[in-house]
RNA sequence: CUGGAACCGUGGGAGAGAGCAGGCCGCAGGCCUGCCGCCGAAGGCGCAAACCGCCCGGAUACUCGCUCAGGCAAAAGGACCGCGAUACUCCG
Numbered sequence: 001c002u003g004g005a006a007c008c009g010u011g012g013g014a015g016a017g018a019g020c021a022g023g024c025c026g027c028a029g030g031c032c033u034g035c036c037g038c039c040g041a042a043g044g045c046g047c048a049a050a051c052c053g054c055c056c057g058g059a060u061a062c063u064c065g066c067u068c069a070g071g072c073a074a075a076a077g078g079a080c081c082g083c084g085a086u087a088c089u090c091c092g
Base pairs, nucleotide, nucleotide: 002092003091004090005089008084009083010082011081012080017036019035020034021033022032023031024030025029037072038071039070043068044066045065046064051058052057053056
């Protein structure tokens, strides 16, 4: 000097019951508990080939699988993507 990551700002961003019952509140609506049915793109967990080895083990993936958590009108959140900024941190 420069690229990427991380952090920050900003824009986009899917899926699935505005379910039933009971209770609380200021009765618009929201919250809590239980039950049934669902979703996968916060997070979490799991593994194949190749590789390694002391030979059935090791380490290791996903937008895949599971659905603990989270979610199923709006809001919020949201993997991921675009743009911008910073220069203090990490890797080139």